[in-house]
RNA sequence: UAACUGAAAAGGCACAUUUGCAGAAAUGUAGUGUCGCAAAGCCACGGGCCUAAAAUGAGAGAGGGGGAACUUUCAUCAUGGUAGCCGGGUUAUCAGG
Numbered sequence: 001u002a003a004c005u006g007a008a009a010a011g012g013c014a015c016a017u018u019u020g021c022a023g024a025a026a027u028g029u030a031g032u033g034u035c036g037c038a039a040a041g042c043c044a045c046g047g048g049c050c051u052a053a054a055a056u057g058a059g060a061g062a063g064g065g066g067g068a069a070c071u072u073u074c075a076u077c078a079u080g081g082u083a084g085c086c087g088g089g090u091u092a093u094c095a096g097g
Stems, first nucleotide, its partner, number of pairs: 004096004012037002018031005035084001041090003045087003048082003055076007
């Protein structure tokens, strides 16, 4: 000193809740808060998970009949997200090593 192990000291981050803003939503962001975290720093490369606007398909509505359009319900589906789901990549404090 590297891998690796740990977190005593010095520090760091900030779950849930809640308020404002953005968004169709998931969620993000600033504040509040402090569950926890040795990478709970950063990166959507792989897997999982979340949402479903748009698009597609099916049903319903009103109407003299049909079609189109409009409204609405259900289903499918990321191009949207999640790094505090896991793996991977990468950077890093202290001590041992």

This is a predicted structure of a 97-nucleotide RNA (c-di-GMP-I riboswitch aptamer) from Firmicutes bacterium UBA5435. It matches the Rfam family "c-di-GMP-I riboswitch aptamer". From the family's description: GEMM was predicted in a large-scale screen for bacterial structured RNA regulatory elements. Model confidence (mean pLDDT): 83 of 100.